This is a predicted structure of a 246-nucleotide part of an RNA (large-subunit ribosomal RNA, domain VI) from a Chitinophagales bacterium. Lineage of the source: Bacteria > Pseudomonadati > Bacteroidota > Chitinophagia > Chitinophagales. RNAcentral holds the full RNA, with entries from ENA.
Context: one part of a larger RNA
RNA sequence: CGUUAGGAAGUUUGAGAGGAUCUGACCUUAGUACGAGAGGACCGGGUUGGACUGACCUCUAGUGUACCUGUUGUGCCGCCAGGUGCACCGCCGGGUAGCUAUGUCGGGAAGGGAUAAGCGCUGAAAGCAUCUAAGCGCGAAACCCACCUCAAGAUGAAUUAUUUUAGAGUCGUGGAAGAUGACCACGUUGAUAGGCUGCAGGUGUAAAGACAGUGAUGUCAAAGCUGAGCAGUACUAAUUACCCAU
Numbered sequence: 001c002g003u004u005a006g007g008a009a010g011u012u013u014g015a016g017a018g019g020a021u022c023u024g025a026c027c028u029u030a031g032u033a034c035g036a037g038a039g040g041a042c043c044g045g046g047u048u049g050g051a052c053u054g055a056c057c058u059c060u061a062g063u064g065u066a067c068c069u070g071u072u073g074u075g076c077c078g079c080c081a082g083g084u085g086c087a088c089c090g091c092c093g094g095g096u097a098g099c100u101a102u103g104u105c106g107g108g109a110a111g112g113g114a115u116a117a118g119c120g121c122u123g124a125a126a127g128c129a130u131c132u133a134a135g136c137g138c139g140a141a142a143c144c145c146a147c148c149u150c151a152a153g154a155u156g157a158a159u160u161a162u163u164u165u166a167g168a169g170u171c172g173u174g175g176a177a178g179a180u181g182a183c184c185a186c187g188u189u190g191a192u193a194g195g196c197u198g199c200a201g202g203u204g205u206a207a208a209g210a211c212a213g214u215g216a217u218g219u220c221a222a223a224g225c226u227g228a229g230c231a232g233u234a235c236u237a238a239u240u241a242c243c244c245a246u
Base pairs, nucleotide, nucleotide: 001153007163010160012158016150017149018148019147022050023049024048025047026046027045028044034039052107053106054105055104056103060101061100062099063098067094068093070091071090072087073086074085075084076083077082111145112144113143118138119137120136121135167244169242170241171187172186173185174184175183192237193236194235195233196232197231198230199229201226202225203224209220210219211218212217
């Protein structure tokens, strides 16, 4: 831009397109059928793997440079104490959310249709025979459905209910959405983000002081601190307004 009397929001159909399609072992049937024996099944039922693949983060394991602790050297805060800068995040030990796999859950099941090779039925040409000439059936991971995803620019532009008239954008606060657009949530009739409060999770017992000890140190103390998590709360910021359409 188109699609239509017409804007917006919502529900569907599926022309068409893509994805997937794998396989082992064991138990049982059954030491049965078969076979002199040695050996040893079809069919069917069950269990458990491999590779590949989708989703997810409860567990396990990573990362986690604005979380916590320990610690070395050196500079600074006048000194002590306590901090802080720099040294690969200085180094070391842990670690929330998120993102991950090595982790967890799931998938390729079953079925239908029409067939291939093949196997048949009926059956003439050709009084017989013949799966074929007319006719009918079985038959594969291949084909068409079925399973998953996209899908009306399918210009053949589809469908349907509601409102019979109204919305959309800019702007702002943001997001498990994202290069930017886009998408989603919210804008005081408000929990959108920040802050604050509480909680979870992490770290591991803060500083100061008091007490005990000659002292190192210990106790008060599960302390203190704490990014992304879960709630609550209008304290801060989402003000006012503009533009297009009707």